[in-house]
């Protein structure tokens, strides 16, 4: 200087003037209307993919059928999430990615090429028998085909060959050692018939159901139908068992008030403990509650900011969309010193 | 708020138990017949199988995210 790779901040502000939305408080009052102060969208408020907090329901009993997860250890209210740390692939690296149990519980697919894909002899190489063509046998190391021909490369043996014998490496099993464990190493034994489970499975763990349009209060009119005890219900299906006597459709029905924001909040500490994710501990703080649906309009001025883009009960966490602008860290490459 | 389906040629729609050239039909083009036309036979051409990753020897087909369009209940 140049190309990467992780993370992280913002994503407009000040000033005037008209208009909207809560809360407090004056003042007045049946009330409404006025004033002053203080406040009013987001990093994803998007998707609706997961978990919960909260609320309701007389089986939140059992068993099947579904369904979910899946290296190992910690965090967290809880997760399919975060952190760490094993192992495989990719990368020159920094770092990325994984949906990561079992192929010796079973069935099942591997077209097309090939002699042959739970097996096999096409070519070749050995022996025999023949004037030759070319039979018969043996053989799976060599050549070919394929993503894959069932441990690899060397030497001896053999008629030619073969893990058939030997050493060397490879994989699985098993004995020790080292680790909390996944796993890892061993001059040790002892063994070799592919790959595919985001294919059916099986092996382990979990799982009662439905949602703020949930749920509670106030609140006028007031009918109709159907089933019925061998029936009907008891918030997902079916079956056992148990409990109840009802039970199921519909018509009025609109409406106003609560649930509605103090929260597993939020920010800070030359604080502690930890590798980190986090957690204790002190301190400070109150930041939209709307319901036909609240922030827009003009002038002036800074600026790099004009992009994606609006809550609707609230959190935690993925995943998608994103113009501009600044930080840090750390890797390669080239060059000067 | 819950649950579930589609996306393939200019146009309607098939197809996949993952296997190598992806079909029909109508519509377009050529030719044949006919004085000429329609109709009719024949025969050509036209496909990133919505997009992007991922499993596999191999994806339109599986799997996971994205993008667009219905359908049902409350």
């Nucleotide at each position: 200087a140049g190309a990467g790779u992780c993370g992280g901040u913002u994503g407009u502000g000040c000033g005037g003037u008209u208009g909207c939305g809560a809360a407090u408080a004056c003042a007045u009052u049946u009330a409404a209307a006025g004033u002053a102060u203080u406040u009013g969208a987001g990093g994803a408020a998007a998707g609706u993919c997961c978990g919960a907090g909260c609320c309701c329901c007389g089986c939140a009993g059992g068993g099947c059928a579904g369904a979910a997860u899946a290296a190992c250890g910690g965090c967290u209210a809880a997760c399919a999430g975060c952190c760490g740390c094993c192992g495989a692939g990719g990368g020159u690296g920094a770092c990325c990615u994984c949906a990561g149990g079992g192929a010796g519980a079973g069935u099942g697919c591997a077209a097309c090429a090939g002699a042959g894909a739970u097996a096999u002899a096409c070519c070749g190489c050995c022996a025999a028998a023949g004037c030759a063509a070319u039979u018969u046998g043996g053989u799976a190391a060599g050549g070919g085909u394929g993503g894959a021909a069932a441990g690899g490369c060397g030497a001896g043996g053999u008629a030619a060959g073969a893990g058939c014998u030997c050493a060397c490496c490879g994989g699985c099993u098993g004995a020790c050692c080292g680790g909390a464990g996944a796993c890892g190493g061993u001059g040790c034994a002892g063994u070799c018939c592919u790959g595919u489970a985001a294919a059916c499975c099986c092996u382990a763990u979990u799982c009662g159901g439905a949602g703020c349009a949930a749920c509670g209060c106030u609140g006028a009119c007031u009918a109709c139908g159907g089933c019925u005890a061998u029936a009907c219900g008891u918030u997902u299906g079916c079956c056992c068992g148990a409990c109840g006597u009802g039970c199921c459709g519909u018509g009025a029905a609109a409406a106003g008030c609560g649930g509605c924001u103090u929260g597993a909040g939020c920010g800070u500490a030359u604080g502690g403990a930890g590798u980190a994710a986090u957690c204790c501990u002190g301190c400070g703080u109150c930041g939209a509650g709307a319901u036909a649906g609240a922030u827009a309009a003009c002038c002036g001025u800074g600026c790099a900011a004009g992009a994606c883009a609006g809550a609707a009960c609230u959190c935690g966490g993925c995943u998608u969309a994103c113009a501009g602008a600044c930080c840090g860290a750390c890797u390669c490459u080239u060059u000067u010193u | 708020g819950u649950a579930u389906g589609c996306g393939u040629a200019g146009c309607u729609c098939a197809g996949u138990a993952g296997g190598a050239u992806a079909g029909a039909g109508c519509a377009a083009c050529u030719g044949c017949c006919u004085c000429c036309u329609a109709a009719g036979c024949a025969g050509u051409a036209g496909g990133u199988c919505c997009c992007c990753a991922g499993u596999u020897c191999a994806a339109u087909u599986c799997u996971g995210g994205g993008c667009g369009c219905g359908u049902a209940c409350a």
This is a predicted complex of two RNAs, RNase P RNA and transfer RNA, with 411 nucleotides together. Rfam match: Bacterial RNase P class A. The family's RNA type in Rfam is ribozyme. The coordinates come from a structure-prediction model, not an experiment, and the mean pLDDT is 76.